[in-house]
RNA sequence: GCCACCUUAGCUCAAUUGGCAGAGCACUGGUUUUGUAAACCAGCGGUUGCCGGUUCAACUCCGGCAGGUGGCU
Repeated sequence: GCCACCUUAGCUCAAUUGGCAGAGCACUGGUUUUGUAAACCAGCGGUUGCCGGUUCAACUCCGGCAGGUGGCU
């Protein structure tokens, strides 16, 4: 220098190929216990990396940029 893939909650990852953004863990509160942990119930938490485009509607499609991983030279 060239090619491919990835970027979604604090962390690890889904979202059925365009139609209301979710799970587990973590965190907070509650139940239980003499107390802690575990278990159970409930809750909190998001500019879907950034900037544009297409569309009635974009995590999803298109372009550019940034970061990361791998490959080729």
A computed fold for a 73-nucleotide RNA from an uncultured Phycisphaerae bacterium, annotated as transfer RNA.
The coordinates come from a structure-prediction model, not an experiment, and the mean pLDDT is 81.
Its Rfam family is "tRNA". The family's RNA type in Rfam is transfer RNA. Rfam links the family to the GO term triplet codon-amino acid adaptor activity.